[in-house]
Molecule: transfer RNA
Organism: Candidatus Woesearchaeota archaeon
RNA sequence: GGGGGCAUAGCAUAAUCUGGUUAGUGUAGCCGGUUCCAGACCGGCUGAUCGGGGUUCAAAUCCCUGUGUCCCCA
Numbered sequence: 001g002g003g004g005g006c007a008u009a010g011c012a013u014a015a016u017c018u019g020g021u022u023a024g025u026g027u028a029g030c031c032g033g034u035u036c037c038a039g040a041c042c043g044g045c046u047g048a049u050c051g052g053g054g055u056u057c058a059a060a061u062c063c064c065u066g067u068g069u070c071c072c073c074a
Base pairs, nucleotide, nucleotide: 001073002072003071004070005069006068007067010027011026012025013024020057029045030044031043032042033041050066051065052064053063054062
């Protein structure tokens, strides 16, 4: 220099192919129950689509560009 993959709560992950429910789940955190206390268990709460632009009635999803990261070629 060229080509490709990936980017979603603190962490992990689903939805992307085929655009359409309030973006789901686990864990962590917080509150409560239970317990002599703690753990485990049960109930509840909080929190996310990498940045910008475009297409569309509607974008996490499609298109363009940037950034970060990983792999391959030179």